RNAcentral holds the full RNA, with entries from SILVA. This is a predicted structure of a 479-nucleotide part of an RNA (small-subunit ribosomal RNA, 3' major domain) from a metagenome. The coordinates come from a structure-prediction model, not an experiment, and the mean pLDDT is 84.
[in-house]
Context: one part of a larger RNA
């Protein structure tokens, strides 16, 4: 020099604190470990476990049995043949294996017999293929992470025998190595801030598919009219501590006001600094080296990846009356849609079904938004009109197929559970909680994941304490 310290100073963060709301008990979904299995493929392990999987019935699939194949499923040469290609039969689980039938295309030469090429295919040969096998401690790429923390350097000089210092330390300041001032340092780069998207105000420009104030009409902005609003999506403007009063060193800044749609980074993203952790991935993907080559490659049919004395993570639905139940009845946002979204309607108690009108979508459809509210009964704490598990029946879709092992739907059942023991988790504003809704992935399956609006709070005294983190500056038998 660093690192460390139950050593000091200083500062920060939902880090304690002050508050809400959970999680640890229950059932169920999930994901791990364990056990169990032919096989329960395979990676991740302190910050991992609804993560790789944005969706395992077959396929996926890499594991398992069991049936096949060897120039191989897939690439390039090379010889032979034969268009390709479609249908159809026999036998199997099926892969494959036997067999009938139809078909003769395109270039180029032609003596019109025929011959060469292209693409495609059968065979045959040997160079090769092929491998989710190994090694993430050989490796690129690409991720976590510390951390969106304020840090990491470099030239020139200076000081030191040298490692190296110094700048970058010290006073203020700030969210910041942010700025000022000061000083043997002066300057410069990654960084930090802007700059880039979104959301809030306002102006122009647009005026359909979109609005409706004035006018007329209608069951309906439905028409005809209108483009002023709302909106749409394209340029712009606005917020700089600029201005004022007060603190400060006459600064940097802070503190309080005014104007204002916004006030001191306005909120939200996107953005990750030099490195750290031999972190992770050779199962995306390249890629050395090693290792299989009638197999550790390939194809198929079935199982498995879904077991199940248990253990732990994540979340869901609860225990009820701030609540369950029945009606009728109000108000969003982002979105997706043609092998698609599917209206109106008709049949089912419904899941759905027949049908098919509009839509490549500011037009048509998904599409009811849910909690709120209102009117009813349930009547006071009962395992209940609470809770829905778990079970039987009866049916719906998807799909070659739902038995292993899907979702949904009726009707019967109706289990735990009566707010949860050390202990532990998120959140400071449109935020927590609490309510729905679209997506992607997707034949078909969603409590999980990304979005999206709806209703919408308590609390923050302060940093002594615990945890992480910067900066100084000490002691060290540590590198």
């Nucleotide at each position: 020099u660093g690192a460390c310290g139950g050593g000091g100073g200083c500062c920060c963060g939902c880090a304690c604190a002050a508050g809400c709301g959970g999680u640890g008990g229950a059932g169920u979904a999930u994901g791990u470990g364990g056990u169990u299995u032919a096989a329960u493929u395979c990676g991740a392990c302190a910050c991992a476990c609804g993560c790789g999987c944005a969706g395992a019935a077959c396929c996926u699939u890499a594991c398992c049995c069991a049936g096949g194949u060897u120039u191989g499923a897939c690439a390039u040469c090379c010889c032979g043949g034969a268009a390709a290609c479609c249908u159809g039969c026999c036998a199997g689980a099926g892969a494959c294996g036997g067999c009938a039938g139809g078909g003769u295309g395109c270039c180029u030469c032609u003596u019109c017999g025929g011959a060469g090429g292209a693409a495609u295919c059968c065979g045959g040969u040997g160079a090769c293929a092929g491998g989710u096998g190994c090694u993430g401690c050989a490796u690129g790429g690409c991720u976590g992470u510390c951390g969106u923390c304020a840090g990491c350097u470099c030239g020139u000089g200076u000081c030191g025998u040298g490692a190296g210092a110094u700048g970058u330390u010290g006073g203020g300041u700030u969210a910041a190595g942010u700025c000022c001032c000061g000083c043997u340092a002066c300057g410069a780069g990654c960084g930090c801030a802007a700059c880039c998207c979104u959301c809030g105000c306002c102006u122009c420009c647009u005026g359909u598919u979109g609005c409706c104030a004035u006018c007329a009409u209608u069951a309906a902005g439905u028409u005809g009219g209108g483009c002023a609003c709302u909106c749409u999506g394209g340029a712009g403007g606005g917020a700089c501590u600029g201005c004022c009063g007060g603190u400060g060193u006459c600064a940097a800044a802070c503190c309080g006001g005014a104007g204002g749609a916004a006030g001191g980074u306005g909120g939200g993203g996107a953005u990750g600094a030099c490195g750290u952790c031999a972190a992770g991935u050779c199962c995306u993907c390249a890629u050395g080296g090693c290792c299989c080559u009638u197999a550790u490659g390939c194809c198929u049919g079935g199982g498995g990846c879904u077991a199940c004395a248990c253990a732990c993570g994540u979340a869901c639905u609860a225990c009820a009356a701030u609540g369950g139940c029945c009606g009728g009845u109000a108000c969003a946002g982002a979105g997706g849609g043609c092998a698609g979204c599917g209206a109106u309607a008709u049949g089912g108690c419904a899941a759905c079904a027949u049908g098919g009108a509009g839509c490549a979508a500011a037009u048509c459809c998904c599409a009811a938004a849910a909690a709120a509210a209102c009117c009813g009964g349930c009547c006071u704490c009962a395992g209940u009109u609470c809770g829905g598990a778990u079970u039987g029946c009866a049916g719906g879709c998807u799909g070659c197929a739902a038995c292993u092992c899907g979702c949904c739907u009726g009707c019967a059942u109706g289990a735990a559970g009566g707010c949860g023991g050390a202990a532990u988790c998120g959140c400071u504003a449109g935020u927590a909680a609490u309510c729905g809704c679209a997506g992607a992935u997707c034949a078909g399956c969603a409590c999980g994941c990304u979005g999206c609006g709806g209703u919408g709070a308590a609390u923050a005294c302060g940093u002594u304490c615990c945890c992480g983190g910067g900066c100084c500056u000490u002691g060290u038998a540590c590198a």